[in-house]
A computed fold for a 1498-nucleotide RNA from a Phycisphaerales bacterium, annotated as small-subunit ribosomal RNA. RNAcentral holds the sequence, with entries from ENA. The coordinates come from a structure-prediction model, not an experiment, and the mean pLDDT is 83.
RNA sequence: CAACUGAAGAGUUUGAUCCUGGCUCAGAUUGAACGCUGGCGGCAUGGCUAAAACAUGCAAGUCGAACGCCAAAGGGGGCUUGCUCCCGAGUAGCGUGGCGAAAGGGCGAGGAAUACAUUCCUACGUACCCCAAGGUCGGGGAUAGCCCGGGGAAACCCGGUGUAAUACCCGAUGUGGUCCGCAAGGAUCAAAGGUUUACUGCCUUGGGAGCGGGGAAUGUCCUAUCAGGUAGUUGGUGAGGUAAUGGCUCACCAAGCCGAAGACGGGUAGCGGGUGUGAGAGCACGACCCGCCGCAUCGGGACUGAGACACUGCCCGGACUCCUACGGGAGGCUGCAGUAACGAAUCUUCCGCAAUGCGCGAAAGCGUGACGGGGCAAUGCCGCGUGCAGGAUUGAAGCCCCUCGGGGUGUAAACUGCUGUCAAGGUCUAGGAACUCAAUGACCAGACCUAAAGGAAGGGCCGGCUAACUCUGUGCCAGCAGCCGCGGUAAUACAGAGGGCUCGAGCGUUAAUCGGAAUCACUGGGCUUAAAGCGUGCGUAGGCGGGCGUGUAAGCAUCUUGUGAAAGCCCCCGGCUCAACCGGGGAAUUGCUUGGUGAACUGCACGUCUUGAGGCAAGUAGAGGUGGUCGGAACGAUAGGUGGAGCGGUGAAAUGCGUAGAUAUCUAUCGGAACGCCAACGGAGAAGUCAGGCCACUGGGCUUGUUCUGACGCUGAGGCACGAAAGCGUGGGUAGCGAACGGGAUUAGAUACCCCGGUAGUCCACGCCGUAAACGAUGCGCACUAGGUCGAGGAGGUUUGACGCCCUCUUGGCCGAAGCAAAAGUGUUAAGUGCGCCGCCUGGGGAGUACGGUCGCAAGGCUAAAACUCAAAGGAAUUGACGGGGGCUCACACAAGCGGUGGAGCAUGUGGCUUAAUUCGAAGCAACGCGAAGAACCUUAUCCAGGGUUUGACAUGCACGGAUCAACCCCAUGAAAGUGGGGCCACACCCGCAAGGGCGGAACGUGCACAGGUGCUGCAUGGCUGUCGUCAGCUCGUGCUGUGAAGUGUCGGGUUAAGUCCCUCAACGAGCGAAACCCCUGUCGCUAGUUACCAUCAGGUAAUGCUGGGGACUCUAGCGAGACUGCCGGUGUCAAACCGGAGGAAGGUGGGGAUGACGUCAAGUCCUCAUGGCCUUUAUGCCCUGGGCUGCACACGUGCUACAAUGGUGGGUACAAAACGAUGCAAGACCGCGAGGUGGAGCAAAUCGCCAAAACCCGCCCCAGUUCGGAUUGCAGGCUGCAACUCGCCUGCAUGAAGUCGGAAUCGCUAGUAAUCGCGGAUCAGCUACGCCGCGGUGAAUACGUUCCUGAGCCUUGUACACACCGCCCGUCAAGUCAUGGGAGCUGGCAGCGCCCGAAGUCGCCCUAAUUCAAGGGUGCCCACGGCGAGGCUGGUGACUGGGACUAAGUCGUAACAAGGUAGCCGUAGGGGAACCUGCGGCUGGAUCACCUCCUUU
Repeated sequence: CAACUGAAGAGUUUGAUCCUGGCUCAGAUUGAACGCUGGCGGCAUGGCUAAAACAUGCAAGUCGAACGCCAAAGGGGGCUUGCUCCCGAGUAGCGUGGCGAAAGGGCGAGGAAUACAUUCCUACGUACCCCAAGGUCGGGGAUAGCCCGGGGAAACCCGGUGUAAUACCCGAUGUGGUCCGCAAGGAUCAAAGGUUUACUGCCUUGGGAGCGGGGAAUGUCCUAUCAGGUAGUUGGUGAGGUAAUGGCUCACCAAGCCGAAGACGGGUAGCGGGUGUGAGAGCACGACCCGCCGCAUCGGGACUGAGACACUGCCCGGACUCCUACGGGAGGCUGCAGUAACGAAUCUUCCGCAAUGCGCGAAAGCGUGACGGGGCAAUGCCGCGUGCAGGAUUGAAGCCCCUCGGGGUGUAAACUGCUGUCAAGGUCUAGGAACUCAAUGACCAGACCUAAAGGAAGGGCCGGCUAACUCUGUGCCAGCAGCCGCGGUAAUACAGAGGGCUCGAGCGUUAAUCGGAAUCACUGGGCUUAAAGCGUGCGUAGGCGGGCGUGUAAGCAUCUUGUGAAAGCCCCCGGCUCAACCGGGGAAUUGCUUGGUGAACUGCACGUCUUGAGGCAAGUAGAGGUGGUCGGAACGAUAGGUGGAGCGGUGAAAUGCGUAGAUAUCUAUCGGAACGCCAACGGAGAAGUCAGGCCACUGGGCUUGUUCUGACGCUGAGGCACGAAAGCGUGGGUAGCGAACGGGAUUAGAUACCCCGGUAGUCCACGCCGUAAACGAUGCGCACUAGGUCGAGGAGGUUUGACGCCCUCUUGGCCGAAGCAAAAGUGUUAAGUGCGCCGCCUGGGGAGUACGGUCGCAAGGCUAAAACUCAAAGGAAUUGACGGGGGCUCACACAAGCGGUGGAGCAUGUGGCUUAAUUCGAAGCAACGCGAAGAACCUUAUCCAGGGUUUGACAUGCACGGAUCAACCCCAUGAAAGUGGGGCCACACCCGCAAGGGCGGAACGUGCACAGGUGCUGCAUGGCUGUCGUCAGCUCGUGCUGUGAAGUGUCGGGUUAAGUCCCUCAACGAGCGAAACCCCUGUCGCUAGUUACCAUCAGGUAAUGCUGGGGACUCUAGCGAGACUGCCGGUGUCAAACCGGAGGAAGGUGGGGAUGACGUCAAGUCCUCAUGGCCUUUAUGCCCUGGGCUGCACACGUGCUACAAUGGUGGGUACAAAACGAUGCAAGACCGCGAGGUGGAGCAAAUCGCCAAAACCCGCCCCAGUUCGGAUUGCAGGCUGCAACUCGCCUGCAUGAAGUCGGAAUCGCUAGUAAUCGCGGAUCAGCUACGCCGCGGUGAAUACGUUCCUGAGCCUUGUACACACCGCCCGUCAAGUCAUGGGAGCUGGCAGCGCCCGAAGUCGCCCUAAUUCAAGGGUGCCCACGGCGAGGCUGGUGACUGGGACUAAGUCGUAACAAGGUAGCCGUAGGGGAACCUGCGGCUGGAUCACCUCCUUU
């Protein structure tokens, strides 16, 4: 100099958000354990479980300077060889005596106060030690040991002779002490010697130090599901006892004492210094070290002693163990080691008294498992090492990944150089050693030398939290997991590997504490809706309390005294090389205590005041309460009259009532219950609640005041009172209504909703019950903090007065500033800001349940858990979706119409069935004349049977072969594919005249890579497509609002086909969609006329634009024009727009097409194509023959043809568009009844060809199974094709079925549309086409309208849905598992009570002896253990039984969430398989519509 430097969050409820709230994680720590691994050293620590049991050894002795006795081995001597002497030796040893043994060491069972901590107090004791004063004289008798004898197995005991003392006793002295006494004085009490130049003892007294005994205050865990406890209990007097106070004990007297500030009881626990954690406050703990307490096998007891009721003393009882000769004995590791047991788990039967300390001793010294050391254990903390440096212009190998290029491991290794910590070996030796000297080290340690990189690295993790990523395997399996959660074929989450991250002689896991957790909130939380305000008041204790003054000083502030042990934490300094560790000093110890000072505040005492509170007086409003009395309406009943068939009831009905006269109606009488209008948004009350009029009694409020008292106040644990409805008891009453119950309906059922009846009850009196969504889901009181407005009650001002206006107090509502709030909201009636007091909450479920207690007649109420289980359960708000919610608006959605389908036959697709196979896909709309715009073979698909083939039918590469082959031709075989055989031959280049040789590619063969797959996965994908839907929507930027999700814009008012446009507006703009741009069509113009056209001119024909010609027209096909609400009138906001009109070919997007936003359906397609992964590879590939895809009891979809006269049939006759045509369309002509054939002009096409039907005209048919209808079948033909059996189409003749307009139901269409008529094309040899895609001809009806059905858009509302209503979700029953309550009982434990027994022992009494001490015998009180009994508390177990929790796909229903289809919920009562239903009262935490009131704005 310094000494408290200190505060982090994250994951998880949701589609998303904010909040509430729990769970979980990251940190630190440990006497730890477990898994994997393990080099060295230092310092610590190490039976937490069985205070269960212990073999063995040791752990308390010492003193000869208190005393008595006294060996032996061995050595030596003498000799009578078995005796003695000396040394050993007065030694070892034994005993008496003294001191110690009450310390040290261990453990934490018990104990919640007889304990501990802090601060005080004193009626006390104290050996050893220190100081002071004084004394220490004279006697006496025993006894242990030893010896002798005896008993006993032993332990041990008994008897006898005899002996010493600092052992014991007596006497003396009395400084002094004690007692008595006022005093004088009296009484009483001591002693020990030993060794010796001097010391040390002993006795008495006083003082001290240290240690102890006792007492007080304060503090010290959980439980009230323990509320009353207590009889020596509380106090007094006296006595006893003790070192000492005291009910500590006893006698007597009194009746106290403790308790909600928790007595008594139960559970748990040694307490403190401190330790861990934490920013702190706290919370948790009490190993090691220190202090205190308690204990020593369990229980009791005393003895000795200064001190014990005594860990290694004694006695007794119990349990256990051991010895025994069965008669008796012995023992106590919770000392150090150690054993076994228990357990997840905890060490050596070590060395030494060298150091420190203790006991004894004068001392030397002896003893000391205290202690000092070593050993074992990574149990912890700290330190060190396992090497350091270099080493790649190509980055070795191996391993891993890969887009196959490469990348990673990685300067890492190898390799080169260097060093020497630790371990190892050797040599030497400080220090721990300090005694006066000498001697003394169990163990530790230091220095130097030697060799060699040599002996020394692992664990966990890598989905997020949380640092760290790839491959393979696996396939909701195996497994992981702290939470969320991973795994069902592409797993960074499992397992392995490579790589990485992190810590490191450790690393992880488990357990545990604190933290994070402000998640029990003192610091530092909440209660309208998330958990949470008692249903309401009165009031006790308690808490809190107005103004002024005086005093006091308890609280408070400040200074101070003592204490708060040491160690520890913190600071400084120092010692081990550092650190851990250790030493010294300080700070701190926030506390208690002593004294002083202060007097603002609180308290206390006193005085005073009026504003809080209350009283008084005068007014005043009111469904405030209780009792009585009266009234009218309605209803039912009874009687009578009228009347005559129904009434009643419902969605519709029925049960029911009625010809024995109902309903209806009139009159009269009776009865009970409730009180219309007034009436309210109103009033009163503490709340529950209170409503006809009047009377009586009675409570409270408000206003006013020259009034009185003088803080009398607020709140309120317990307590007491009141307390809707239902319910209970007794007795009445009963009109209506109406649980239960009966019946009728509804329904799959209907224990319900609806209907007809109907008992308790509802009503009254008295007594219980004590609960409700008893709600404003908001405790009471006081004060403060903007306003506006509408009611109710009073007073005042202005005015003569009324009204009006102004002001004020109280009261009931609404809207709102600030603020608050998670938000919704609240906002002077606070949920704002403060104060005071009470109540309550702490995740969801289990559960407001069980047990216990208490109240109740019962029903039940109040109080109130746990095991177990979940990772949430919740609140508010947001966006969607949905509603058997609402509003607005569209659509061939309905309606209005026309025509169909569903019935028939046939065609076609599908299902099903069948089959060797009937290949596959498509599945509500949005699969089903769909993929398929052509299945006889082919197509075609491993769909089936059979045959064949294996580098392959097809692609690329490599290697080898070699000119044989292949191709082509022929033969054999075969159903074919194919197989086998034969014949026949090349090409480019180089050399060469040539012959020929060489080489090469294509091809072929062989082999290897690979090909191939219509095999799987459309839930791995791309692409394409369908659908909502040509619906009008879907978004963005910036700004603004909101904590946020999000909103606004996009809403509102108009308008439109349209988010189309206009207006308004915290929005302003923009994008994708709509529209427009594009194509076809409708009018006109211009241009151009060939193959099209032909008006005029000319020619020609039987006729025809046939020819010349023309460019007028039609037409063709290019370019333009035209239509824009442009014009007029009206409506409308001076708008957008709408209505009508003019003009126009066309009028309000003219008609049609193409065009399809963000997205939805894991929609469809792996069989168009592409493609990941998987599977297959002499087969799931490829080739071939034949079959199948066409199969037929049935069912459905889509069509065609019909059922006929608006028709059929015969004859005649007219008009089109758009396509197509060369292996093609094919004219005229001829043949055939016809399909068709022969033949071939013309035409690659405005040139030629293919080409209309309905319609129209003239006949016949005459309403019938027909001259309708054409299926089916027979025969005969035609065409295509290699081939028409399975299995083609067409024609002729013959046949001539069902069918006479179609049940429930259902489809299309709004104009050139429906309907109807034909024509063309693609595919294609042909065709199953009646399909599909196009084309034109003829050509309607209807739309009042938006209630309903369906779908859609916008706004709004509710929601427990978000996989989004095909959602969510409740209860019984059945199954499995788990914990738990009850339970006849059975069985343990604990603490007390009563009685019996009563060891040892203290105390007392009696006897023995002349007396005393001692002893012996007997006995009394108390009493351990034990026994009996009735209960209490608390465990275990228990047939059976109750509910509860959990568990991918069980059963029954549908209760709740939307108006959840009967609004829901609360209390209560009854009923029911179940959710539930019904009655009564209550609540809104109910949707919807209408009305009223209020509010906002102008």